Predicted 3D model of a 422-nucleotide RNA (Bacterial RNase P class A) from a Melioribacteraceae bacterium. It matches the Rfam family "Bacterial RNase P class A". Rfam's curators write: Ribonuclease P (RNase P) is a ubiquitous endoribonuclease, found in archaea, bacteria and eukarya as well as chloroplasts and mitochondria. It was read from a public genome assembly, where an Rfam model found it. The source organism's lineage runs through Bacteria, Ignavibacteriota, Ignavibacteria, Ignavibacteriales and Melioribacteraceae.
RNA sequence: GAUGCAAGUUGGGCAAUUGCUAUUCGGUAGAAAAAUCGAAUAGAGGAAAGUCCGAACUCCAAAGGACAGAGCGCCGGGUAACUCCCGGGAGCCGCGGGCGAAAGUCCGCGGUUACGGAAAGUGCCACAGAAAAUAUACCGUCACGGAUUUCUCCGUGAUAAGGGUGAAAAGGCAGGGUAAGAGCCUACCGCUUCGAUAGUAAUAUCGAAGGUCCGAAAGGAGUUCCGCUUUUGCGGAAUCAUGGCAAACCCCACUCGGAGCAAGACCAAGUAAAGGGAACUUCCAUUUUGGAUCGAAGUUGUCCGCUUCGUUUGUUCCCAGGGUAGGUCGCUUGAGCUUGUCGGUAACGGCAGGCCUAGAUAAAUAAUUGCCGUCCCAUUGUUAUGGGAUUACAGAAUUCGGCUUACAGACUUGCAUCAGAA
Numbered sequence: 001g002a003u004g005c006a007a008g009u010u011g012g013g014c015a016a017u018u019g020c021u022a023u024u025c026g027g028u029a030g031a032a033a034a035a036u037c038g039a040a041u042a043g044a045g046g047a048a049a050g051u052c053c054g055a056a057c058u059c060c061a062a063a064g065g066a067c068a069g070a071g072c073g074c075c076g077g078g079u080a081a082c083u084c085c086c087g088g089g090a091g092c093c094g095c096g097g098g099c100g101a102a103a104g105u106c107c108g109c110g111g112u113u114a115c116g117g118a119a120a121g122u123g124c125c126a127c128a129g130a131a132a133a134u135a136u137a138c139c140g141u142c143a144c145g146g147a148u149u150u151c152u153c154c155g156u157g158a159u160a161a162g163g164g165u166g167a168a169a170a171g172g173c174a175g176g177g178u179a180a181g182a183g184c185c186u187a188c189c190g191c192u193u194c195g196a197u198a199g200u201a202a203u204a205u206c207g208a209a210g211g212u213c214c215g216a217a218a219g220g221a222g223u224u225c226c227g228c229u230u231u232u233g234c235g236g237a238a239u240c241a242u243g244g245c246a247a248a249c250c251c252c253a254c255u256c257g258g259a260g261c262a263a264g265a266c267c268a269a270g271u272a273a274a275g276g277g278a279a280c281u282u283c284c285a286u287u288u289u290g291g292a293u294c295g296a297a298g299u300u301g302u303c304c305g306c307u308u309c310g311u312u313u314g315u316u317c318c319c320a321g322g323g324u325a326g327g328u329c330g331c332u333u334g335a336g337c338u339u340g341u342c343g344g345u346a347a348c349g350g351c352a353g354g355c356c357u358a359g360a361u362a363a364a365u366a367a368u369u370g371c372c373g374u375c376c377c378a379u380u381g382u383u384a385u386g387g388g389a390u391u392a393c394a395g396a397a398u399u400c401g402g403c404u405u406a407c408a409g410a411c412u413u414g415c416a417u418c419a420g421a422a
Stems, first nucleotide, its partner, number of pairs: 001418010012372007020043009045393001049404002052402005057260004064304004069256003073252001074088005089115001090113010116251002121249002123245003138163002140159008171189002174186003190240001191210008212221003222239007264329004275319006282292004294310006336355008373390007
C1' cells in the first nucleotide's frame, strides 16, 4: 500500500424563491369562537421498523388471600425497572509459548455460553451394535478336553486390556502383576470429602484421606484411622464417578393484579314503542331497625373473601331491538439533550453552567434553482476537464430505557493474508 473480516461514527451542507403545518406577536372582522393578512421561530430516524422485554401515565369506587399461569437462573454492581448494561468467575473452542515419557497441565490472547438441580420422581437416546444405564460378550485372548499327518475345527470355563458399531459403551497414562486380563496393585493425572489461605461473593491455590464384597439406593459385612478400655469390647469417622438429555415433563429459588392513549376526562347530540327471562326467600333479635341466609352486579383467568343493590303492582339485573356518535382535552419541559469538573476499573452517579429541538387528525414537515461536498462514467500532458446522479435502509401519531432486524457510499480503529521499502 492492496484485499478480506469485525466494530464504531456519519449517511448531505449553505443560500434564494414558492408552498404546507404549528406556536407567539400585531392588524381586519366579530359578543365569542371560527376565518383572514403580515412578521418571527420551529418542523420526520438511527433505526421512526419489529411489537420482543421493561416502565412512566390512565382506569378498574375501597381489599386482600390462594390456585392457575408466565418469566428468569454463577457472583457482585448499575438502573425508575428489565430477560438490559458493566465488572469478576467457570465451562467449551481456537492460536502461540513453557513443563512432562505419557495422560495431562500452566501462562498469554481471541471467541462463545438458554451458566440452579439428573442420587425426589417420570420419560427419551432413531439406526447401527453383543449390549444404551437395575445396560454386555460379536470378533478376539487364555486354560482344559476332544478331532486332525498338517492346516485347522468343536465343546466347557475364564476375560473385558485390544478390535468393531455408534454422538456416546463401566475414568486416563505408565509400570508391575496374571493362564490371559481387569483399580487387581503402585506412582502421577482426574474425581469425591474434609481442612487451611486469599477474596464481599462466585471461585482459586495448597494440604490430607479415599480404589474390598453384597446391594438400584439406603444399608450391611470386612478393612483403615481416632478416642475410651485390664481383656473381651464400646463409640465416632472413612470406604473412586454405572452415560447423556431438564431449549423433556418436573423439582428448587426469586419476581409478577389486569387492561391499555382506540387508556381516560369533559362538553354537545340522542336516549322509541312493545317483548322475553330472573330475583324479591327463610330465620333471629327488635322502639326505630339490625344481622344472618337467598339472588344479582362489580372486583379485566378461577375460587374464597369484600363492597353495593333487592322485601311486590313496584324495584333491580339480564337477553333481544331502536336511536345518537360532533368537538375539546389528554398532546409534549422530559427517569430530556449538551459543556466542564469530581468519584468510580467500568456501566454509571454527584456538582456547576447552557439549550428548548414536530404535535398532525385522513393525517403537515415539501418543490425548484445555484454553489459546495460525495459518488459514477469518459478523457488525460496535469490530478485537471467534461457529462451524469443526489443516489442505501427507510417516514413521527402518548412518552421513555433496552433488545432484534435492514442499510449504497464515506471516514476511523482492530485482526488476518499478500506485496514492497527501511